Overview
A computed fold for a 470-nucleotide part of an RNA from Triplophysa rosa, annotated as small-subunit ribosomal RNA, 3' major domain. Model confidence (mean pLDDT): 82 of 100.
Context: one part of a larger RNA
RNA sequence: UGACGGGGACCUGCACAAGCAGUGGAGUAUGUUGUUUAAUUCGAAGCAACGCGAAAAACCUUACCAAGGCUUGACAUAUUUGGUGCCUCCCUCAGAAAUGAAGGGGGGCUAUACCAAAAACAGGUGCUGCAUGGCUGUCGUCAGCUCGUGUCGUGAGAUGUUGGGUUAAGUCCCUCAACGAGCGCAACCCUCUUCUUUAGUUGUUAACAUUAAGUUGAAUACUCUAGAGAUACUGCCAGUUUUAAGCUGGAGGAAGGUGGGGAUGACGUCAAGUCAUCAUGGCCCUUAUGCCUUGGGCUACAAAUGUACUACAAUGGCAACUACAAAGAGCUGCAAAGGGGUGACCCUAAGCGAAUCUCAAAAAGUUGUCUCAGUUCGGAUUGCUCUCUGCAACUCGAGAGCAUGAAGUCGGAAUUGCUAGUAAUCGGAGAUCAGAACGCUCCGGUGAAUACGUUCCCAGGUCUUGUACA
Repeated sequence: UGACGGGGACCUGCACAAGCAGUGGAGUAUGUUGUUUAAUUCGAAGCAACGCGAAAAACCUUACCAAGGCUUGACAUAUUUGGUGCCUCCCUCAGAAAUGAAGGGGGGCUAUACCAAAAACAGGUGCUGCAUGGCUGUCGUCAGCUCGUGUCGUGAGAUGUUGGGUUAAGUCCCUCAACGAGCGCAACCCUCUUCUUUAGUUGUUAACAUUAAGUUGAAUACUCUAGAGAUACUGCCAGUUUUAAGCUGGAGGAAGGUGGGGAUGACGUCAAGUCAUCAUGGCCCUUAUGCCUUGGGCUACAAAUGUACUACAAUGGCAACUACAAAGAGCUGCAAAGGGGUGACCCUAAGCGAAUCUCAAAAAGUUGUCUCAGUUCGGAUUGCUCUCUGCAACUCGAGAGCAUGAAGUCGGAAUUGCUAGUAAUCGGAGAUCAGAACGCUCCGGUGAAUACGUUCCCAGGUCUUGUACA
C1' cells in the first nucleotide's frame, strides 16, 4: 500500500421488512447429471453451467457409430512428363448409395479445359483458452480508477481523492499544501408523452352531395403518417440551510426536479468462457485423426435435478352472441370471396412486391347452463381412422376426428420474481423454417397490493481500526 475480520462509523440496493404472484408436491415439454449404448458427437459447471452455444438433429445439418469405397484427394496454388476435344442434361446395366461399366441422343464452350503419372502440397470440428488475437460473461451503470507539476517522507509511499454539507453520481458547494488534468458520472444519440409548421396518398371525414359501406365526388379542418422545429432550465414564488451547493412546499404547465424506456459498461478482478464462429504459435495424423456414401445415433431410461407449460376448478368449465388494439410478415410468398369436408385440410381463384391486397379470428367481455362431484374440473396415456409437409415421417414430425379419461382437491424443509402502466392476467406477431415451440424476441388489452423503517440476512461503496497474510 492492499487484502481479510463472527472490529467500528456512515451510506446504498426488491438486500431485508410490508405486499402480490409463484417455484419446491402432480402430469407433460425442455436442458443437465448419471446409467446404458456400436455411437448415444463436442463444449458450458456456485452466483456468472443446466428452454445455455442450438434464431429450429427424420435425410442434410453432423462433428459420433457400423458398413461400403477414395488416396495430389470434396477445396487452393505452381511445376514436369505423356495423352485426349472437353462440360452438361436424358436414357441402359451392377450397386444401399458413393461409385463402376458400355454406348446413343440434345445443348454449350475452344480454355493449359480435362485425363493419367510424379513431386511440392491440400485437408483435420485432432490436442493445448494455462502459449495467443478477437469476442463475451461477471462484480456493475457500482462511482470509482489515475496522471502532471508542487509539497511531505531516508524509502515503500502520502497529499490531491481526506474533512463539513449535498447528490442518483469523485454531482456540486465550502474548507484545506495543494494547483490543475484525463478515463468514468452527467449531457450530446434513439424512442414514448405535449404543441407548432410543412406535406396530404394508398391515410382521414367536420361540413355538402352520394352509397349497403369513406363506397364515390369533394375537402385536407380533425385523426394519422414522417420531415423540420419548440418545450423543462430548480427558470419563477415562499420557507430552510452557512448570504453556498442543495432540500421542502407552491404556481404555471401535456410533462417537474435525471419526465418514462433504450443504447452506452472506467482502471481492473475471476490464468472466468470460447483453439467447435473466425484467426493463430506449438504439438500430433498424412492409403488417415483427411475425403465420399448408405444406414443408425445425437430422440436410449431404475434414478436425480434446473427451467417452463397445463392444472387441481364456480373470480370457473361449456354453449351462444358481440365490441375495441398495437406491432409485424408476404412473390420459391401472403392468399380474399365461392364450393367440398364434422375437422385438420382440399378444389378453384380475385387482389397484392403492399399506409392500397392478404395473413386477420384479437383474447380477456356479455347472456344462458352446470351446483361442488375426481365432476360438464383436469387433460396425460392408449386404440382406430385421417390431413399436411417432404425423395422419405419405422427408429423420429406436426395437426384433425371418434373413443379412452391417468396423476392431480393448492403442495414439507426451503426458495424466486416484482415498487406502476410495474406485478399478475389476456391474446397478437416475428426470426429460425419444406415441415416441426409450452422456448426466444417484439407488440398491445385489462390492470393491482405494499414500502413503518434499516435491528437483522445478502451484496456493494467511503472513512477508520487490528493483523503472525501478500
The source organism's lineage runs through Eukaryota, Opisthokonta, Metazoa, Bilateria and Triplophysa.